Molecule: transfer RNA
Organism: Candidatus Omnitrophota bacterium
RNA sequence: CGGGGCGUAGCUCAGCUGGCUAGAGCACUCGCUUUGGGAGCGAGGGGUCGCGAGUUCAAAUCUCGCCGCCCCGA
Numbered sequence: 001c002g003g004g005g006c007g008u009a010g011c012u013c014a015g016c017u018g019g020c021u022a023g024a025g026c027a028c029u030c031g032c033u034u035u036g037g038g039a040g041c042g043a044g045g046g047g048u049c050g051c052g053a054g055u056u057c058a059a060a061u062c063u064c065g066c067c068g069c070c071c072c073g074a
Base pairs, nucleotide, nucleotide: 001073002072003071004070005069006068007067010026011025012024013023019057028044029043030042031041032040050066051065052064053063054062
C1' cells in the first nucleotide's frame, strides 16, 4: 500500500431480506427464602447500536467518508 472481517448494556453475543417501543445470557441492585453464606425464585436499573454525513415517510439494518481491532497478500 491492496483485499476481507468485526465494532450493539459492565462482559459474551443475537438482531443487519429497512417498520411492533432495541434484545438474550452472565454480571449489578432490591425483595422472598435461609441462623448466615451459597443456590433458587421474583422484580428493577443500565444503550447517542464506534463517529459523521447521505438516501427514505421511516436506518442498528442500505450508501459514502473517518477511527479502532483482527486476518490475508505485497